[in-house]
Predicted 3D model of a 349-nucleotide part of an RNA (small-subunit ribosomal RNA, central domain) from a metagenome.
It matches the Rfam family "Bacterial small subunit ribosomal RNA". Rfam links the family to the GO terms structural constituent of ribosome and ribosome.
The coordinates come from a structure-prediction model, not an experiment, and the mean pLDDT is 89.
Context: one part of a larger RNA
């Protein structure tokens, strides 16, 4: 290089945007670069292969042919690809009118609960457990009133919704992204993917400054135990929260890359449209977009997947190639650090 693969055996980058590149709808004409055909030249000899000849044969020698799949020039062909040209509307997009939504950012507001503080009532326990440490007669727990402060938003709530992913849940206002549906009009291939690159990216962690109710690594104490650097209990600091900056990882999972086309059905549910029916409410059919359960064909090692494919195909990217050593060492790049990323070998089975 040719090959076989990537849900669970090794293997889909955490997710977008996008450069180069790769690939690209229907019709017309031109061209003839790719492509195809013919001719000419060249493709040294020897060797290999085929048919002959010469040494008694063979090895060996020798004559002819074939081959030399190539290159150049030239003459043609024009389906496909390319380029140019003229159009088209089925891909893509724009406009108009609607719809749903925890999509994102900022500001404000609210109630429940925990804790703390002050005060009232009230008295001996509270708390936790197998117990004890702890709290309480300096008046706790309980209960009532008032206040402070931080964090999170019960019910609604739903294999419900939104978002590219991470993720998003009280209410109101402001700013803002995307999606879906319907009927027309418009642009006219403007598209798909995407090496590098670039942005976003849970939790923990880091820097500076705030904040700190509850929870809680570390830590302390009490238990348990042979021991108990744990599991259980009483406390408790970073942290958890906010602003700005960094980190860039995860079982970042559907362990399933993105886009497109095609291929039986049945049942639910969310958001539209439309038709039928109805006194209202409820309802039924069709259809588009999502989200679930089953299932035919087919696929699969099996499990299972099955129009949301792991079926049948196409385009492009990423990745795998026995286990350990090792996602390690060294080097590079990035980072304040922690570390991240790229990524071996000896040796061994």
């Nucleotide at each position: 290089c040719u090959g076989g693969g990537c849900g669970u055996a090794a293997a889909g980058c955490g997710c977008g945007c996008g450069u180069a590149g790769g690939c690209g709808g229907c019709u017309u004409g031109a061209u003839a670069a790719g492509u195809c055909a013919g001719a000419u030249g060249u493709g040294a000899a020897a060797g290999c292969c085929c048919c002959g000849g010469g040494c008694u044969u063979a090895a060996c020698c020798u004559g002819g042919g074939a081959a030399u799949u190539g290159c150049a020039u030239u003459u043609g062909a024009u389906a496909c690809u390319g380029u140019c040209u003229a159009g088209c509307u089925a891909g893509a997009g724009u406009a108009u009118g609607g719809u749903a939504g925890a999509g994102g950012g900022g500001g404000g507001u609210g109630g429940a609960a925990u804790u703390c503080c002050a005060g009232g009532u009230g008295u001996a326990g509270c708390g936790g457990u197998g117990a004890g440490u702890g709290c309480g007669u300096a008046g706790a727990u309980a209960u009532c009133u008032g206040g402070a402060g931080g964090a999170a938003c019960a019910c609604c709530a739903g294999u419900g919704g939104c978002g590219a992913a991470g993720g998003c849940g009280a209410c109101c206002c402001c700013c803002u992204g995307g999606a879906c549906c319907a009927a027309u009009a418009c642009u006219g291939a403007c598209g798909c993917u995407g090496a590098g690159g670039u942005g976003c990216g849970a939790a923990a962690g880091c820097g500076u400054g705030g904040g700190g109710a509850g929870c809680a690594a570390a830590c302390a104490g009490g238990a348990u135990u042979a021991g108990a650097u744990a599991c259980c209990c009483u406390g408790g600091u970073a942290g958890u929260c906010c602003a700005c900056g960094c980190u860039g990882u995860a079982a970042a999972c559907g362990a399933u890359g993105u886009c497109g086309a095609c291929u039986a059905g049945c049942c639910g549910u969310u958001g539209g449209g439309u038709c039928c029916a109805u006194u209202u409410a409820a309802g039924g059919g069709c259809u588009c977009a999502g989200u679930g359960g089953c299932g035919c064909a087919g696929c699969u090692a099996a499990c299972g997947c099955g129009a949301u494919a792991a079926g049948u195909c196409g385009a492009c990217c990423g990745c795998c190639u026995g286990g350990g050593g090792a996602g390690u060492a060294c080097g590079g790049c990035c980072g304040c650090a922690a570390g991240g990323u790229u990524a071996a070998a000896a040796c061994u089975c």